[in-house]
The RNA shown here (FMN riboswitch aptamer (RFN element)) has 133 nucleotides and comes from Companilactobacillus insicii. Of the family's consensus pairs, 100% are formed in the model. It matches the Rfam family "FMN riboswitch aptamer (RFN element)". From the family's description: The RFN element is a highly conserved domain that is found frequently in the 5'-untranslated regions of prokaryotic mRNAs that encode for flavin mononucleotide (FMN) biosynthesis and transport proteins.

RNA sequence: UGAUUUCUUCGGGGCAGGGUGCAAUUCCCGACCGACGGUAACAACUAAAUGUUGAAGUCCGUGACCCGCUUUUUGCGGUGGAUCCAGUGUGAGUCUGGAACCGACAGUAUAGUCUGGAUGGGAGAAGAAAAUA
Repeated sequence: UGAUUUCUUCGGGGCAGGGUGCAAUUCCCGACCGACGGUAACAACUAAAUGUUGAAGUCCGUGACCCGCUUUUUGCGGUGGAUCCAGUGUGAGUCUGGAACCGACAGUAUAGUCUGGAUGGGAGAAGAAAAUA
C1' cells in the first nucleotide's frame, strides 16, 4: 500500500404569498427542494505537474418504496422518474445562456413538499482492529 473480515459512528431537502370552497400546505395562480458512487472541455489552490480540493435532480450505475419467490428476516429476481434549444469549441451528456421536465406507498378534498409505516431500512462515507499478501 492492496484485497478480506469484524466493530463503531455518521448517513435527505422542500409550498412564502394569494384564489375557490363547508372543507385543500392535496385543486388553481405562484413558491420551494434535489440522497449515494462514478465521469468531468469547468473553477479554486500550488513555483509547477500526470498534484490537491470542489462541481450533473433529468449521462452511467446504486438505494429507499412496490411485486414475486425463498423464508421469517435475510437472500435472490423483477419493476423502477425526468432535457431540450442556442452559443463556444477538434470535441458538449457535464461549460455559458435560455426554456422545459421529473419525483414510491398509505391517509386525507386529488400531496415531490403535510401526517404515517420510520426511534425503521439504506446506497454509501469516515474511523478503529484483526489476520494476510